[in-house]
The part of an RNA shown here (large-subunit ribosomal RNA, domain II) has 698 nucleotides and comes from a bacterium.
Context: one part of a larger RNA
RNA sequence: GCCUGCGAGUUCUCGCUUACUAUUUAGUCUAAGACAGUAAUACUGUCGAGGCGAAGCGAAAGCAAGUAUGAAAGUGCGAAAAAAAUAGUAACCGGGAGACCCGAAACCGAGUGAUCUAACCUUGAGCAGGGUGAGUCCUUGAGAAAUCAAGGAGGAGGCCCGAACCCGUUAUCGUUGCAAUGAUAUGGGAUGACUUGUGGUUAGCGGCAAAAUACCAACCGAACUCGGAGAUAGCUGGUUCUCCCCGAAAGGUCUUUAGGGACCGCGCCAUGGAUGUUAUUAAGGGGUAAAGCUACUGGAUGAGUCAUCGAGGGAAACUGAGUUGAUCCAACCAAACUAAGAAUACUUAAUAAAUAAAGCAUGGUAGACAGUCAUAUCGGGCUAAGCUGAUAUGGCAAAAGGGAAACAUCCCAGAUUUUCAGCUAAGGCCUCUAAAUCCAUUUUAAGUUUGUAAGGAAGUUUUCUCUCUUAGACAGCUAGGAGGUUGGCUUAGAAGCAGCCAUCCUUUAAAGAUAGCGUAACAGCUCACUAGUCGAUUUGGAGAGGGAGCGCCUAAGAUUUAUCGAGGAUUAAAAAUGGUGCCGAAGCUAGAGAUUUGAUUUUAGAUUCGUCUAGGAUCAAGUGGUAGGGGAGCGUUCCAUAUGCAGUGAAGAUGAACUGUAAGGUUUGUUGGAGCGUAUGGAAGUGAGAAUGCAGGC
Numbered sequence: 001g002c003c004u005g006c007g008a009g010u011u012c013u014c015g016c017u018u019a020c021u022a023u024u025u026a027g028u029c030u031a032a033g034a035c036a037g038u039a040a041u042a043c044u045g046u047c048g049a050g051g052c053g054a055a056g057c058g059a060a061a062g063c064a065a066g067u068a069u070g071a072a073a074g075u076g077c078g079a080a081a082a083a084a085a086u087a088g089u090a091a092c093c094g095g096g097a098g099a100c101c102c103g104a105a106a107c108c109g110a111g112u113g114a115u116c117u118a119a120c121c122u123u124g125a126g127c128a129g130g131g132u133g134a135g136u137c138c139u140u141g142a143g144a145a146a147u148c149a150a151g152g153a154g155g156a157g158g159c160c161c162g163a164a165c166c167c168g169u170u171a172u173c174g175u176u177g178c179a180a181u182g183a184u185a186u187g188g189g190a191u192g193a194c195u196u197g198u199g200g201u202u203a204g205c206g207g208c209a210a211a212a213u214a215c216c217a218a219c220c221g222a223a224c225u226c227g228g229a230g231a232u233a234g235c236u237g238g239u240u241c242u243c244c245c246c247g248a249a250a251g252g253u254c255u256u257u258a259g260g261g262a263c264c265g266c267g268c269c270a271u272g273g274a275u276g277u278u279a280u281u282a283a284g285g286g287g288u289a290a291a292g293c294u295a296c297u298g299g300a301u302g303a304g305u306c307a308u309c310g311a312g313g314g315a316a317a318c319u320g321a322g323u324u325g326a327u328c329c330a331a332c333c334a335a336a337c338u339a340a341g342a343a344u345a346c347u348u349a350a351u352a353a354a355u356a357a358a359g360c361a362u363g364g365u366a367g368a369c370a371g372u373c374a375u376a377u378c379g380g381g382c383u384a385a386g387c388u389g390a391u392a393u394g395g396c397a398a399a400a401g402g403g404a405a406a407c408a409u410c411c412c413a414g415a416u417u418u419u420c421a422g423c424u425a426a427g428g429c430c431u432c433u434a435a436a437u438c439c440a441u442u443u444u445a446a447g448u449u450u451g452u453a454a455g456g457a458a459g460u461u462u463u464c465u466c467u468c469u470u471a472g473a474c475a476g477c478u479a480g481g482a483g484g485u486u487g488g489c490u491u492a493g494a495a496g497c498a499g500c501c502a503u504c505c506u507u508u509a510a511a512g513a514u515a516g517c518g519u520a521a522c523a524g525c526u527c528a529c530u531a532g533u534c535g536a537u538u539u540g541g542a543g544a545g546g547g548a549g550c551g552c553c554u555a556a557g558a559u560u561u562a563u564c565g566a567g568g569a570u571u572a573a574a575a576a577u578g579g580u581g582c583c584g585a586a587g588c589u590a591g592a593g594a595u596u597u598g599a600u601u602u603u604a605g606a607u608u609c610g611u612c613u614a615g616g617a618u619c620a621a622g623u624g625g626u627a628g629g630g631g632a633g634c635g636u637u638c639c640a641u642a643u644g645c646a647g648u649g650a651a652g653a654u655g656a657a658c659u660g661u662a663a664g665g666u667u668u669g670u671u672g673g674a675g676c677g678u679a680u681g682g683a684a685g686u687g688a689g690a691a692u693g694c695a696g697g698c
Base pairs, nucleotide, nucleotide: 001698002697003696004695005694006693011097012096013095014094015093017091018090019089020088021087022086023085024084025083027052028051029050033047034046035045036044037043056063057062066077067076068075069074100238101237103235107228108227109226110225111224112223118202119201120200121199123197124196125195126194127192129161130160131159132157136153137152138151139150140149141148142147165189166188167187170185171184172183173182204220206216207215213222241633242632243631244630245629246628252263253262254261255260266367267365268364269363270362271361272360276355277353278352279351280350281349282348283347284346291338292337297334298333299332301330302329304327305326306325307324309322312319313318371396372395373394374393375392376391377390378389379388380387401412402411403410416593417592418591419590421589422588423587427583428582429581430567431566432565436580438579439578440577441576442575443574449569455553456552459550460549461548462547463546464545465544466543467542468541469540476533477532478531479530480529482506483505484504487501488500489499512527515526516525517524594623595622596621597620598619599618600617601616602615603614604613605612606611634687636684637683638682639681640680641679642678643677644676645675652671653670654669655668656667657666658665659664
């Protein structure tokens, strides 16, 4: 890992509700117990505190179909009538119990452990070899002596080197190992606080500890074993057959509460009665948007007027930069400003329409209280976030199908089943790939299409305004472009052209005290401006400016083109406008079925005569679904009653065929070799794929 088997809402008790059955009735029922009958503690009958019900309201006194409150009006809770009580059975739910199952770390009690290891006690054992050479003693010498020196003897030491022995420093290997701590090399101690054998002592709220929370039998911040014990677990995981109907929430409030819970809102079921929804009209309250502000509260800009203070100036009168306040004029701002004020929304009423009924009430009973995305309006943040918090709506959640290449959340559209039928939606129609190489008129040249901004540009199309133009425009060509004057200043120089100031007049067809190049300064070459030449089909030519459409640049990234899904596409297969077809979904239609609910109708049974139950026919409308609710069934084991099968072959196993909407059922072949069904009821150790499930096999 696979296969087979086992494996989780149970049982007892107390209660609410519902259904059925039985009894009694304005009553009904008793508990412990008592009495009577009896041989009896069994059984039967009669009692028995009291429970529920027949009247409520009030805190109560109390009053009573009313009562409480209140001065009253009124308001709250009740009454009108129907049923009620008890017992049993069944189902759901709740309380108490292990209470659906498995799962802690822990806590407590009683015991077992010092054959590992820590310390200690008792009695034994072990330490090759080499080195160093303390005190002390002897001899000699020196000295007055204390004492010193030399030589010799000797052999001290938690001394030195280094085997055994003890340890475990560093490195590598080993890491399902040789080994649940090892191997190799290297290393520390090695006469000592040394090592070691034997026997013994100390025990868990404890021991022992040269102290590391170390060690106390391979995991010790409190050993192990058994028990309390099914500890507790607001936590995680798991929870077993089928079909049908309905179908949520991820809000609010409170919470030693925040991943839990309670109540409300939202689901489901039952019952009741009659609303609900939408549109129109009418009537309402508002203080949002926009707006406004000498209409308040605040903010805030400029000018004027007046006043306050006031540096400085002045001998003084006075003047006065500036400050603050008021006032006036003008232009403004505000979620916590509003004199005024929409649209929507909301509330109520009337009318209308459709409606298998959505709404409301009562009772019973769930889940849920981690949401998420999109659009709109806002708060926080950076007018950041696939961010965070609100409100409204729609999705997903709990929704499949088609489109968006792929893509919970976007667009279209809500899957009862089926058909090799049809029509459409979004989106598409050159090929991949179903359907137009469709029609008309334009645009784009950038592969724009097929990613982006400020900004930039004689891209191109279209439109508007103005100016010039056969009295000759624009461009080109020819010629002129002068004089006062080298303007004044400055300067070494400054002559149109370094710089500063001024920028006139004259001659002219025209010519700036000069727009550029140039010179050291001049010179020189152009320009503006003018004439000539040339000659633009007036539906013309030229120039300047503005608007609109589509393009261009701006535009650099990391495996490989890589920002059309690809091929590929240029009067498109791109873009714009208009049009006609077609394709396209589980949508709609058509045919055939299933099922639910309602209506009509029919048959049978029951009936309290109201109706109810079961079956059939027709019509209509439904039938996505997580948590979850409700309904109806299938199958397994056993029991009761009835009735069957079986050695002429039961169960089981393994194939096949048929059949039912499903769980399933029937028949049959082979195997097997002795038990097993069916019908109606009943009772459960009643259904496995998941729990790092448990056991076995492989």